[in-house]
RNA sequence: GCAAACCGUUAGAAAUGACGGGACGCAAAGCUAAGGGGGCUAAGGCGCUCGGGACUUCCCGGGGGGACGCUAUGCCAGCCCGGCCGCCG
Numbered sequence: 001g002c003a004a005a006c007c008g009u010u011a012g013a014a015a016u017g018a019c020g021g022g023a024c025g026c027a028a029a030g031c032u033a034a035g036g037g038g039g040c041u042a043a044g045g046c047g048c049u050c051g052g053g054a055c056u057u058c059c060c061g062g063g064g065g066g067a068c069g070c071u072a073u074g075c076c077a078g079c080c081c082g083g084c085c086g087c088c089g
Stems, first nucleotide, its partner, number of pairs: 001026002006021006024078001030084003035081003038076003044071004048063006
C1' cells in the first nucleotide's frame, strides 16, 4: 500500500462486479481472461414435437420449453504458469 469472509446499497438470469463498512490474508493481492491450463455460472441456444428438404444423424420453418442434461458469447488475475508495467528518497 492492497483488502478475504461477512453486512448494507446497487448492476446482473446467475456466476460475479461496483460503492461503503469490515480485515482473513498479500512483498506485486498492480494490469492482462483475445497467451496456456484450471474453476464458477447457464440468460440465450440445443436436447422435445410437427411439417418440409437433404439422405446417415444434417439443414430450414412452426409449436413447446416445468424439471433435468449439454453448451460461454458471461465471469474468476485473492487457483497455477506466462506476458506487460512498477515513481521519488
Molecule: c-di-GMP-I riboswitch aptamer
Organism: mouse gut metagenome